[in-house]
RNA sequence: GCCUCGUUAGCUCAGUUGGUAGAGCAGCUGACUCUUAAUCAGCGGGUCCAAGGUUCGAGUCCUUGACGAGGCA
Repeated sequence: GCCUCGUUAGCUCAGUUGGUAGAGCAGCUGACUCUUAAUCAGCGGGUCCAAGGUUCGAGUCCUUGACGAGGCA
C1' cells in the first nucleotide's frame, strides 16, 4: 500500500426481505428473609463509531473517514 471482517444499553452480543431497537448479565425498586445471599415481580438505561448520499422511510443499501482484528505484498 491492497483486501476481508468488526464497531448497536455499563459489559457480552442478537437484530431475517429497509418499516419507529432487543436479550442475557450488571444497576435500581418492591416482595420474601431476623439480616445478607438466593429466588420472584417490576423499572430505568440507546444520536446504532463519524459525516454525507439513496429512499415516503436506513442499525440494515451506497460513498468517504476513524478505530480495532486478520490476511496479502
Transfer RNA from a Phycisphaerales bacterium, 73 nucleotides, folded computationally. Lineage of the source: Bacteria > Pseudomonadati > Planctomycetota > Phycisphaerae > Phycisphaerales. The prediction has a mean pLDDT of 81. Its Rfam family is "tRNA". About the family: Transfer RNA (tRNA) molecules are approximately 80 nucleotides in length.